[in-house]
Context: one part of a larger RNA
Molecule: small-subunit ribosomal RNA, central domain
Organism: uncultured Bacteroidota bacterium
RNA sequence: UUGGGUUUAAAGGGUGCGCAGGCGGACCGGUAAGUCAGCGGUGAAAUCCACACGCCCAACGUGUGAAGUGCCGUUGAUACUGCCGGACUGGUAUGCCGGGGGCGCGGCCGGAAUGUGUCGUGUAGCGGUGAAAUGCAUAGAUAUGACACAGAACGCCGAUCGUGAAGACAGGUCGCGAACCGGAGAUAGACGCUCAAGCACGAAAGCGUGGGGAUCAAACAGGAUUAGAUACCCUGGUAGUCCACGCCGUAAACGAUGAUGACUCGUUGCCGGGGGGCGACCCUCGGCGGCCAAGCGAAAGCGAUAAGUCAUCCACCUGGGGAGUACGAUCGCAAGGUUGAAACUC
Numbered sequence: 001u002u003g004g005g006u007u008u009a010a011a012g013g014g015u016g017c018g019c020a021g022g023c024g025g026a027c028c029g030g031u032a033a034g035u036c037a038g039c040g041g042u043g044a045a046a047u048c049c050a051c052a053c054g055c056c057c058a059a060c061g062u063g064u065g066a067a068g069u070g071c072c073g074u075u076g077a078u079a080c081u082g083c084c085g086g087a088c089u090g091g092u093a094u095g096c097c098g099g100g101g102g103c104g105c106g107g108c109c110g111g112a113a114u115g116u117g118u119c120g121u122g123u124a125g126c127g128g129u130g131a132a133a134u135g136c137a138u139a140g141a142u143a144u145g146a147c148a149c150a151g152a153a154c155g156c157c158g159a160u161c162g163u164g165a166a167g168a169c170a171g172g173u174c175g176c177g178a179a180c181c182g183g184a185g186a187u188a189g190a191c192g193c194u195c196a197a198g199c200a201c202g203a204a205a206g207c208g209u210g211g212g213g214a215u216c217a218a219a220c221a222g223g224a225u226u227a228g229a230u231a232c233c234c235u236g237g238u239a240g241u242c243c244a245c246g247c248c249g250u251a252a253a254c255g256a257u258g259a260u261g262a263c264u265c266g267u268u269g270c271c272g273g274g275g276g277g278c279g280a281c282c283c284u285c286g287g288c289g290g291c292c293a294a295g296c297g298a299a300a301g302c303g304a305u306a307a308g309u310c311a312u313c314c315a316c317c318u319g320g321g322g323a324g325u326a327c328g329a330u331c332g333c334a335a336g337g338u339u340g341a342a343a344c345u346c
Stems, first nucleotide, its partner, number of pairs: 004317003007300002012314001014201004021194003025088001027086005033081002035077008049065006091191001092188003096183004103177007110154001114150008125136002162169002206247006216240001220236004258313006266291011295302002319346003328339004
C1' cells in the first nucleotide's frame, strides 16, 4: 500500500539475450473502440440527505422530494490514445570505406626464474629467525660452471592505460570468430525501448572421470613462541593450484549507483578516429579521469560517465533479533543453491 524510497540508513537482480506484457518518432486521411457532451431507459423498498407532519420533546415514526459514482441504449464531438490505409527520415538496422584494442577460441614458438637429474670445480658448513631450533650436509651439501628434463607463470613495456555485457582479459606469432569507434551517405522505412517467465554466460573455492604435478600450499607433522598456542614465525608437506570433458551457480559478482532516451554554466588532462590551419592551435564524434556553476543531497558528497530536470520499462525495500533459519517445493553426484516464513523476543 491512492504514499515514500533503493551510493553509504532497509532496498538495483552478478551479466546478457529475449517470448508474453507495458511503453513508443514526425505527417496526411479514414474510423469512432477508449475519451467528452446532450437525450432516453434502468438504477426496488428500507437507509442517508432536504422539507413538512405525528407521538408534550427527543429518540422513533409517517409523507413528499432530492440524490444515486454505475450500467444499457441513442444522437453527436474528434484534440489525445487505439485501429485501418498512405506517405516521411531524424530513432533503428544493413551494406561501403577507414581504424584502434592485454575481446574470445585453437595451433606453433620463446627467454628468465624455480625444482630435479648427470658431470665438473670446491670444502665445511648451508638454511632459517627477533633470537633459535626442527631440516639439509664429509655417502661431499650450500656456492659455482656445463648439459639435460619438467611443469607453471609471463619481468621491462605498464599507465591515474586499453578491451569486454558481466565474470574477466597481458610473452611472441599464425589461423578462425566477434564486438566497438570514426567517415561518407547507398539501402530499408519506426523495423524501436524495456522485459515477469525462460534460455545462455558467469571469479575463487568445491565435486566427478582421466591426465599432469615445477612452484606455492588448506589439512597434517615437526621446530619455536607462550601461562597455554589446536595460531601468528620457521622446516617439511597432501588435496588443490595446471590440462581435457562434465557439474556447481555463489561473491564486498562493487561505481555497494538497473536499462534506454532527452535536456542542463565552465575548466583541465589522457586514449581512439575524423576535419580545418603554414603554424601556435581550433572544431567534432566515441571513450577514460580531475576540479566545479546551477541543481540535488541528512551529510559525506554527486555534478553532461548525475546522486540534477523529465519520460518508459524491469528489479527491489517497509524496525532489530529469531533467519537467509524451519517447513514445503525445486535444482544438484555431493557440498549446497534458489524460493522463503512463524512462534517468541526487544